[in-house]
Context: one part of a larger RNA
Molecule: small-subunit ribosomal RNA, 3' major domain
Organism: uncultured bacterium
RNA sequence: UGACGGGGCCCCGCACAAGCGGCGGAGCAUGCGGAUUAAUUCGAUGCAACGCGAAGAACCUUACCUGGGUUUGACAUGCAUCAGGAGGUCUGCAGAGAUGGGUAUGCCUCUUUUGGGGUGGGUUCACAGGUGGCACAUGGCUGUUGUCAUCUUGUGUCGAGAGAUGUUGGUUAAUGUCCCACAAAGAGCGCAACCCUUGUUCUCUGUUCCACGCACUAUAUGGUGGGGUCUCAGUGGAGACCGCCGGGGUCCUCUCAGAAGAAGGUGGGGAAGAUGUCAUGUCCUCACGCCCCUUAUGUACAGGGUUUCACGCAUUCCACAAUGGCCGGCACAAAGAGUCGGGACCCUGUGAGGGUGAGGGAAUCUCGGAAAGCCGGUCUCAGUUCGGAUUGGGGUCUGCAACUCGACCUCAUGAAGUCGGAGUCGCUAGUAAUCGCAGAUCAGCAACGCUGCGGUGAAUACGUUCCCGGGCCU
Numbered sequence: 001u002g003a004c005g006g007g008g009c010c011c012c013g014c015a016c017a018a019g020c021g022g023c024g025g026a027g028c029a030u031g032c033g034g035a036u037u038a039a040u041u042c043g044a045u046g047c048a049a050c051g052c053g054a055a056g057a058a059c060c061u062u063a064c065c066u067g068g069g070u071u072u073g074a075c076a077u078g079c080a081u082c083a084g085g086a087g088g089u090c091u092g093c094a095g096a097g098a099u100g101g102g103u104a105u106g107c108c109u110c111u112u113u114u115g116g117g118g119u120g121g122g123u124u125c126a127c128a129g130g131u132g133g134c135a136c137a138u139g140g141c142u143g144u145u146g147u148c149a150u151c152u153u154g155u156g157u158c159g160a161g162a163g164a165u166g167u168u169g170g171u172u173a174a175u176g177u178c179c180c181a182c183a184a185a186g187a188g189c190g191c192a193a194c195c196c197u198u199g200u201u202c203u204c205u206g207u208u209c210c211a212c213g214c215a216c217u218a219u220a221u222g223g224u225g226g227g228g229u230c231u232c233a234g235u236g237g238a239g240a241c242c243g244c245c246g247g248g249g250u251c252c253u254c255u256c257a258g259a260a261g262a263a264g265g266u267g268g269g270g271a272a273g274a275u276g277u278c279a280u281g282u283c284c285u286c287a288c289g290c291c292c293c294u295u296a297u298g299u300a301c302a303g304g305g306u307u308u309c310a311c312g313c314a315u316u317c318c319a320c321a322a323u324g325g326c327c328g329g330c331a332c333a334a335a336g337a338g339u340c341g342g343g344a345c346c347c348u349g350u351g352a353g354g355g356u357g358a359g360g361g362a363a364u365c366u367c368g369g370a371a372a373g374c375c376g377g378u379c380u381c382a383g384u385u386c387g388g389a390u391u392g393g394g395g396u397c398u399g400c401a402a403c404u405c406g407a408c409c410u411c412a413u414g415a416a417g418u419c420g421g422a423g424u425c426g427c428u429a430g431u432a433a434u435c436g437c438a439g440a441u442c443a444g445c446a447a448c449g450c451u452g453c454g455g456u457g458a459a460u461a462c463g464u465u466c467c468c469g470g471g472c473c474u
Stems, first nucleotide, its partner, number of pairs: 007474002010471004015464002019427005027317001029315005034309002042053002064304004069299002073127001077126002080123003089104001090102002093100002107118004129293002132291003138287002140282002143278001145276001151188003155184001156165003168181003195270004200238003204234003209228002214225003241264001244258001246256003320420001324379007336367003346355003386417001391412007433456007
């Protein structure tokens, strides 16, 4: 000077408390450990690994294993040399395929055609190649502390010096935010603001959007003509500043209440992450140093594995029911995606689907029926008309191919489970809870995941003694 203390003062945070809903018990899904295996590829390990890298493991991916191949190589550049083709097409050939064989066809261009250049092949040499090792040799990127309020600097002053001061004290605030005091007066990175979005309004514009007025059509609908009032979309402004009134206050920051207002004290949300810490993570994104392999630790292929299963853990989903299950009818979104694609109407099938293919590169057409909800009916407290695991049969679709190892439909089957021990997690408002919709990846899908979107919509906070973490001073 820091760090630490079951030392002290002060202050914050869903930290506790007050509430609501979960996890921990059951079943399934996914990840991890362990065990197993020819292989179950590798990494990530308290918070800050474990629905994580992986926004898609049947082949491919794929790095792992087994087997049969190949060695200037799957990929790049250059030198030397050889032949005149190479590639593509065809093949009822051999083979698991990689690959090998056969067949017919058979280069381009310049031109001073003995030649030069391009492209492809064989041989040779330099070399290629490595998801091999070290993240404790590194760059870059990244997690965490933490959106916490800190971290520093030149000059001056003090001290022999390390250093101190400033940055402390009083006060206020979300904040080293501001005010006052002070041997300090300043400055920088952070904070805040500037940016995006959302909430109100005005101007302008008006198709693919809209429908109040004018016509037309009519079973009905902006459906048509004509038109932009409104909604909406887009452009540019306005608006919020403790600005106004009042109380408190050192009459200084500020604080409390009120008016006006769509919005009130940072209006809500996002993007944005200072100096450092943890030798955080990553050599398997990429880059790079050293080491290692070079007829193999490279490379291409077929099959298998990453999907195993006495067990343990983590994160979800669905339940245990009547605020419910089932059946019928009726209603209301937002945000997205679409040409190797999204697919209407109609026909067909109980259904998953199939047939056909209108219009739409989309404010036009399509995905597309939102679901909880409302109305009516039924079930009457039971392992049930709850619950849906598991298993058997039959199908559909994608794809070269669903055996290992896909999803979905249908008939049958109908397991555990009656609200969960110790303990533990999330959340303060359009939040929790609950309900569905879309997208990325993607042929298909193990998605109950992730990222977004809207619908319905609470309870509680006395307070800071205690638990945890953090900040200032000592």